Predicted 3D model of a 582-nucleotide part of an RNA (large-subunit ribosomal RNA, domain V) from a Desulfobulbaceae bacterium. It matches the Rfam family "Bacterial large subunit ribosomal RNA". Its family is annotated with structural constituent of ribosome and ribosome in the Gene Ontology.
Context: one part of a larger RNA
RNA sequence: CCUGCGGCAAGACGGAAAGACCCCGUGCACCUUUACUAUAACUUUAUAUUGAAUUUUGAAUACGUUUGUGUAGAAUAGGUGGGAGACUAUGAAGCAUUGUCGUCAGAUGAUGUGGAGUCAAUAGUGAAAUACCACCCUUAUGUAUUUAAUUUUCUAACUUAAAUCCGUUAUCCGGAUUAAGGACAGUGUAUGGUGGGUAGUUUGACUGGGGCGGUCUCCUCCUAAAGGGUAACGGAGGAGUGCAAAGGUAUCCUCAACAUGGUCGGAAAUCAUGUUAUGAGUGCAAAAGCAGAAGGAUGCUUGACUGUGAGACAGACAAGUCGAACAGGAACGAAAGUUGGUUUUAGUGAUCCGGUGGUUCCGAAUGGAAGGGCCAUCGCUCAACGGAUAAAAGGUACGCCGGGGAUAACAGGCUAAUACCCCCCAAGAGUUCACAUCGACGGGGGUGUUUGGCACCUCGAUGUCGGCUCAUCACAUCCUGGGGCUGUAGCCGGUCCCAAGGGUAUGGCUGUUCGCCAUUUAAAGUGGUACGCGAGCUGGGUUUAGAACGUCGUGAGACAGUUCGGUCCCUAUCUGCCGUGG
Numbered sequence: 001c002c003u004g005c006g007g008c009a010a011g012a013c014g015g016a017a018a019g020a021c022c023c024c025g026u027g028c029a030c031c032u033u034u035a036c037u038a039u040a041a042c043u044u045u046a047u048a049u050u051g052a053a054u055u056u057u058g059a060a061u062a063c064g065u066u067u068g069u070g071u072a073g074a075a076u077a078g079g080u081g082g083g084a085g086a087c088u089a090u091g092a093a094g095c096a097u098u099g100u101c102g103u104c105a106g107a108u109g110a111u112g113u114g115g116a117g118u119c120a121a122u123a124g125u126g127a128a129a130u131a132c133c134a135c136c137c138u139u140a141u142g143u144a145u146u147u148a149a150u151u152u153u154c155u156a157a158c159u160u161a162a163a164u165c166c167g168u169u170a171u172c173c174g175g176a177u178u179a180a181g182g183a184c185a186g187u188g189u190a191u192g193g194u195g196g197g198u199a200g201u202u203u204g205a206c207u208g209g210g211g212c213g214g215u216c217u218c219c220u221c222c223u224a225a226a227g228g229g230u231a232a233c234g235g236a237g238g239a240g241u242g243c244a245a246a247g248g249u250a251u252c253c254u255c256a257a258c259a260u261g262g263u264c265g266g267a268a269a270u271c272a273u274g275u276u277a278u279g280a281g282u283g284c285a286a287a288a289g290c291a292g293a294a295g296g297a298u299g300c301u302u303g304a305c306u307g308u309g310a311g312a313c314a315g316a317c318a319a320g321u322c323g324a325a326c327a328g329g330a331a332c333g334a335a336a337g338u339u340g341g342u343u344u345u346a347g348u349g350a351u352c353c354g355g356u357g358g359u360u361c362c363g364a365a366u367g368g369a370a371g372g373g374c375c376a377u378c379g380c381u382c383a384a385c386g387g388a389u390a391a392a393a394g395g396u397a398c399g400c401c402g403g404g405g406a407u408a409a410c411a412g413g414c415u416a417a418u419a420c421c422c423c424c425c426a427a428g429a430g431u432u433c434a435c436a437u438c439g440a441c442g443g444g445g446g447u448g449u450u451u452g453g454c455a456c457c458u459c460g461a462u463g464u465c466g467g468c469u470c471a472u473c474a475c476a477u478c479c480u481g482g483g484g485c486u487g488u489a490g491c492c493g494g495u496c497c498c499a500a501g502g503g504u505a506u507g508g509c510u511g512u513u514c515g516c517c518a519u520u521u522a523a524a525g526u527g528g529u530a531c532g533c534g535a536g537c538u539g540g541g542u543u544u545a546g547a548a549c550g551u552c553g554u555g556a557g558a559c560a561g562u563u564c565g566g567u568c569c570c571u572a573u574c575u576g577c578c579g580u581g582g
Base pairs, nucleotide, nucleotide: 002582003581004580005579006578007577008576010575011574012573014570015569022404023403024402025401027400028399029396030395031394032393035201036200037199038198039197041194042193043192045190046189047188048187049186051154052153053152056149057148058147059146060145061144062143063142064141065140068137069105078136079135080134081133082132085119086118087117094113095112096111097110098109099108100107101106158181159180160179162178163177164176165175166174167173204216205215206214213233217239218238219237220236221235222234240385241283242342243341247301248300249299250298251297252296253295255279257275258274259273260272261271281290282289284347286345287344288343305328306327307326308325311322312321313320317386330339331338332337353379354378355377356376357375358374359373361372362371411458412456413454414453415452417451419447420446421445422444423443424442428438429437465540466538467537468536470532471529472528473527474526475525478503479502480501481498482497483496484495485494486493505519506518507517508516509515546564547563548562549561550559551558552557
């Protein structure tokens, strides 16, 4: 070197299973509820099946009876019309008893007695006689009819898992006869309510993983690299309007601050002079503007107009912006002219659907109408602001599917803020003396070992803490060895230099690494090795399904809170290593 055999399992990011964790999908399922919308069921009311009589209380109509007081006035005058008489032995006035009404004055009815009168036209009143008649209003009451509700009764609908008989040899069913209930119940239709009992669904996106938090449209500045444009969970602020004058026009005016002087008067009020030159003001943010004003006033006014619009800016689209000029009819100005809101840039919402006003439009044979079109206008924190619906929240550790290393947790990588180690300077401490020892304020390196940042390999799988076993390396050395300095007398030490050959604990508690404790030791080193090592072991912890406590939640359930329980597969092909042959 070639080629076997027996072993071991460090590697082949070994095999197995399109990762169960995490994220994503306008995926699925199941569960919850004061998510949304339906719905079974229950219930309310009406009506049909559904008939008879009766009580009570309403309503309407008809008939009879009854009721009516301002003041003045015989006195309790409802209104209008007719009217000169009306009632009375078929019993007037008066009296007695009694009922009703009442404004307490009286009015009116019934019965008895009584035995011949009583009332009206005349004076007062807005209106004249209940003297008499008719119609009507109002109040109360009786009767009748219709109707509504209600009470009670009935029987003939209807009901009976009640009894007897028959079909019949039949605990069903049907028929017959009774009994009990009864217009109720039950059922149909319509309707309001309740309704996770059931069902279908929804439950946003951005995001240095996701969640929590924050944000989502518009305006101004910076970032923005001297045209325009330009991102970030970059840095700062604003808007979701106001104003009938704060608009138009004509004509005027100049601010703020400071200094000095001046009654009350002060730091600051109004006044005067000067200096300065936009520092003031502009309804509100900022920027750009504006003193021949866009700032401050006064007069007159409504152009905060109607119909159009050459041509441009900007722009994926849809939107957005500027605009001379023409026609109409206006305001101001002597006129030239200016005016289609506001110094400019925010002050906002597509389409559908619906309302209102107008209209020489359409109008299902025709005329109308209904309805629609067109013009004007109104109704959205549709604010997740290019708005999925008129209408919507959660749980899943019982979970499932499709995907992702486009994206987290382990490990690796990059980085080195943090961490650890070293050095420089040397204020100071060290009685004195910076440097035996310690070393502030600062500065410079190194390591890759902590906590992080990034998200680069791996989600068609790289098994995760600790223990056991077996280790191997570095040296910033714990012991043993050799030295320098010392604030080293000696014994002990302190600090630094060289040095990795060898060595470097047993128990108690805890899943622990760590740590504390006990007892030893020369010493009980610090780190790397996928926080070495699960195709070597374990499986106590973490991290499935069961269950419980505390807390949170209406609930399903949840908790770097706790607690009990809980399947660890692989016969070695290659590399490697050990042993042993040819």

NCBI's taxonomy places the organism under Bacteria, Thermodesulfobacteriota, Desulfobulbia, Desulfobulbales, Desulfobulbaceae. The full RNA is in RNAcentral, with records from ENA. The coordinates come from a structure-prediction model, not an experiment, and the mean pLDDT is 83.